[in-house]
């Protein structure tokens, strides 16, 4: 300087018309009837993973059982999320980075394919002892199976051998020392047990069940359990009617009440809220001062079209053409996942020129 992968942060302005949803002012008797004026989708709104606010209903204590979760310390309103660190392992000379299903098989049971005598109280072949011999006994040094053979390894010791002993070396477990811890240890003692918890277990910590279609408030029509009045052939009430006669059905008919469907109001949108400054801490985050208000619908609005501008691409040019993944639904923090429109900004990596 170019590509390529990846991470991060942004992810167009502004006017006119004509619409569409809430809100307000004003007209108007009233009816979204008319009219100003202001608002009206995102870094992910998405998947609905995980945590929590709110909200009903549940719950005396305690104890088993079920589900979650597992290194430590911090953060935070909370988390399985962050952050900064132990440990193991991978990569790389190094430096440095990447990942981890990171409690316990030294509590108990189970399981360990195939070779192999034997996958846990093991003897195939060698070795030694005893025996005429068949055979019994000892044995993990040495061969032989395997992905793993009963700490390794040298010395001592022994019949032959064996942590049997002893030096170094490893693990475990109990102190000591250091670290808030996990943990580490050229200290001390003391044991030497094969793997498998993504095998039941076991520990240790948390865990009530439902989601704003919650939950709360008003309440039309219809039925109506109950309570009162009337009224049942002495006839309450209806029908035909504008009223009265008049006819004709008639055994219910009328008022309070209760819960509550449909509607209607609340819940909501000012919040662990945003933005700027500073101050503390390695960091994650915390504190402090200033600005700020920025959708709230109820099956869902945020739209089209037109022009200047700005990016990008093709052109000498006039001029043409293009804009990624996405669409609010009580709200909040996470965390995954999409983003080949477009540039920004770090990193790795390969080129190409030049010193």
């Nucleotide at each position: 300087c170019g590509a390529u992968u990846c991470a991060g942060a942004g992810g167009g302005a502004c006017u006119g018309u004509c619409g569409c949803g809430g809100g307000u002012c004003g007209g108007g008797a009233a009816a979204g009837c008319c009219g100003g004026c202001g608002c009206g989708a995102g870094g992910a709104a998405a998947g609905u993973c995980g945590g929590g606010a709110c909200a009903g209903c549940a719950c005396a204590g305690a104890g088993c059982a079920c589900c979650a979760u597992a290194c430590u310390u911090c953060u935070u309103a909370a988390c399985a999320g962050g952050a900064a660190g132990g440990u193991g392992u991978c990569c790389g000379c190094a430096a440095g980075g990447g990942c981890a299903a990171c409690a316990g098989c030294a509590a108990g049971u189970g399981c360990c394919g195939c070779a192999g005598a034997a996958a846990a109280u093991u003897a195939c072949c060698g070795c030694c002892u005893c025996u005429c011999a068949c055979g019994a006994g000892g044995u993990a040094a040495g061969g032989g199976u395997g992905a793993a053979a009963a700490c390794g390894c040298g010395a001592g010791g022994c019949a032959a051998g064996a942590g049997c002993u002893c030096a170094c070396g490893c693990a475990g477990c109990g102190g000591g020392u250091g670290g808030u811890g996990a943990c580490a240890u050229a200290c001390c003692g003391u044991u030497g047990g094969g793997g498998u918890a993504a095998a039941c277990c076991u520990u240790a910590u948390g865990g009530g069940c439902u989601g704003c279609a919650a939950a709360a408030c008003c309440a039309u029509g219809u039925a109506u359990a109950g309570a009162g009045a009337c009224g049942c052939u002495u006839g309450a009430g209806g029908g035909c009617u504008g009223c009265u006669c008049g006819u004709c059905c008639g055994a219910g008919u009328c008022u309070c009440a209760g819960g509550g469907u449909a509607g209607g109001u609340c819940g909501c949108u000012u919040g662990a809220g945003c933005c700027u400054g500073u101050g503390g801490g390695u960091g994650a985050c915390c504190g402090c001062a200033g600005g700020u208000c920025u959708a709230g619908a109820g099956a869902a609005a945020u739209g089209a079209c037109a022009g200047u501008c700005g990016c990008c691409c093709c052109g000498c040019a006039a001029g043409g053409g293009g804009a990624a993944c996405a669409g609010a639904a009580u709200c909040c923090c996470g965390c995954u996942u999409a983003c080949a429109a477009c540039g920004c900004u770090g990193a790795a990596u390969c080129g190409u020129a030049c010193c």
Bacterial RNase P class A from a Bacteroidales bacterium, 355 nucleotides, folded computationally.
The model forms 93% of the base pairs in the Rfam consensus.
Its Rfam family is "Bacterial RNase P class A". By type it is a ribozyme.